[in-house]
Molecule: Bacterial RNase P class A
Organism: Planctomycetota bacterium
RNA sequence: AGAGCGGGCCAGGCGACCGCUCGGAGACCUCGGUUUCCGGGAGGAAAGUCCGAACUGGGCAGGGCACGGUGGUGGUUAACGGCCACCGACAGCGAUGUCAGGGAAAGUGCCACAGAAAAUACACCGCCGAUGGGCGCCGCGCAAGCGGGGCCACAGGUAAGGGUGAAAUGGUGCGGUAAGAGCGCACCGCGCGUCCGGUGACGGUCGCGGCAGGGUAAACCCCACCGCCAGCAAGCCUGCAUAGACGACGAGCGGUCGGCUACGGCCGGCCCGUGAGGCGGCCCGCCUCACUCCGUCGCGGGUAGGGCGCACGAGCCGGUGAGCAAUCGCCGGCCUAGAUAAAUGGUCGCCGCCCCGCAUCGCGGGGAACAGAAUUCGGCUUAUCGGCCCGCUCUGUCA
Numbered sequence: 001a002g003a004g005c006g007g008g009c010c011a012g013g014c015g016a017c018c019g020c021u022c023g024g025a026g027a028c029c030u031c032g033g034u035u036u037c038c039g040g041g042a043g044g045a046a047a048g049u050c051c052g053a054a055c056u057g058g059g060c061a062g063g064g065c066a067c068g069g070u071g072g073u074g075g076u077u078a079a080c081g082g083c084c085a086c087c088g089a090c091a092g093c094g095a096u097g098u099c100a101g102g103g104a105a106a107g108u109g110c111c112a113c114a115g116a117a118a119a120u121a122c123a124c125c126g127c128c129g130a131u132g133g134g135c136g137c138c139g140c141g142c143a144a145g146c147g148g149g150g151c152c153a154c155a156g157g158u159a160a161g162g163g164u165g166a167a168a169u170g171g172u173g174c175g176g177u178a179a180g181a182g183c184g185c186a187c188c189g190c191g192c193g194u195c196c197g198g199u200g201a202c203g204g205u206c207g208c209g210g211c212a213g214g215g216u217a218a219a220c221c222c223c224a225c226c227g228c229c230a231g232c233a234a235g236c237c238u239g240c241a242u243a244g245a246c247g248a249c250g251a252g253c254g255g256u257c258g259g260c261u262a263c264g265g266c267c268g269g270c271c272c273g274u275g276a277g278g279c280g281g282c283c284c285g286c287c288u289c290a291c292u293c294c295g296u297c298g299c300g301g302g303u304a305g306g307g308c309g310c311a312c313g314a315g316c317c318g319g320u321g322a323g324c325a326a327u328c329g330c331c332g333g334c335c336u337a338g339a340u341a342a343a344u345g346g347u348c349g350c351c352g353c354c355c356c357g358c359a360u361c362g363c364g365g366g367g368a369a370c371a372g373a374a375u376u377c378g379g380c381u382u383a384u385c386g387g388c389c390c391g392c393u394c395u396g397u398c399a
Stems, first nucleotide, its partner, number of pairs: 001395010012351007020041010043370001047381002050379005055231004067227005072086005087101001088099004102222002107220002109216003124162002126158003131155002133152003137148004170188006189211001190209004195204003235308004246298005252272001254271007273291007315334008353367006
């Protein structure tokens, strides 16, 4: 210098004016608003709502079944499927990255196309044909027959090689064989066991076994662990109106007559009394109604509306200590949006950043993302203009 890998950070700045919302103080008034001043007012993702919690209501003795989730090991945490460190496999020269990373000798299922065969194996081309069989030739023998050598590829053997496939029954080599084959041997791999190191996943040494017999579990399933259900439109307080339930009070267990009776009372008429309303200026009076199908008061529930939940919290900043780290402890400081149809905006000026053109102490034009609170918090994922910083790797050149 070039090409990369990993991580952290910013998210234009200042000022003026005009608005919006919340809080505090003051003033005014028709008590609900108006107004003045001061102060606060979106994000790294506020997003997706994918995980985990707090909180709230319901359910619940405990346990199990079912269902769902998670899945190397050790930490971390309130918790997690997050994070950190390590192990293993794979990719990369490397920094580093990816992994749903338990079990396929418990059982079941599936494996397209191609291919002989996709799983209690099988044989298309090929190789062999030792053995058995068939056909010639030669030699010996009177003959029966015996011996030698050749051909065929009929039975049969084989799984080295070719071919198919994502995947073909451990790999390489030597021996061996008719040809072959863990058939035998060496090494690698695999399984079992001993010992050593490590908390552990796991790694290493040594010995034994020719090899246990394809893949697939984000297929059923098995194993281990975790998990009740719903969600701030949760939930709680207050509460015009209207309807209804209940309770208390308003003197009717009042008098009399009649009827009925289960002999407790019940029903009806009249009188008295009480209350309400009307006429009336008021009293008296008169009229009407009511005396438990009424009125008043209270109580409980509860709609609209209002308030709480709801802004001091697993909080933020700085320092320091423990730890490889995630993270945790201690000390000091700080208070940091709370709207509800939903505020957090707009205009202008100067400066800064990027691009283009003039042809340069500058001037002119253009551009600046993704997006946006709604109970809160910890994560993950996704979107994102332009930049800054730190650590590391590989290659080339120079010293």